This is a predicted structure of a 72-nucleotide RNA (transfer RNA) from a Candidatus Sungiibacteriota bacterium. NCBI's taxonomy places the organism under Bacteria, Bacteria candidate phyla, Candidatus Sungiibacteriota. The coordinates come from a structure-prediction model, not an experiment, and the mean pLDDT is 82.
């Protein structure tokens, strides 16, 4: 250059076009403890970006931006 995949919480992942976007380590508070660890209970935090379909996008299409891989 030309094509193919990926991007969703700090990490690894889910999530059939339709409820408040969920789990799992991780953080933070409280209980518990002489204090830690462990257990338990609450909490905070995310859809790479701009358009576009659509009653309704994390998901389909486009163009970008990253990373990754084939091919020249």
């Nucleotide at each position: 250059g030309u094509c193919c995949c990926u991007a969703u919480a700090g990490c690894u992942c889910a999530a059939u076009g339709g409820a408040u976007a969920g789990a799992g380590c991780g953080c933070a508070g409280c209980c518990c403890u002489c204090c830690g660890a462990a257990g338990g209970c609450u909490g905070a935090a995310a859809u790479c970006g701009a358009g576009g379909u659509u009653c309704g996008a994390g998901u389909c299409c486009u163009c970008g931006u990253a990373g990754g891989g084939a091919c020249g």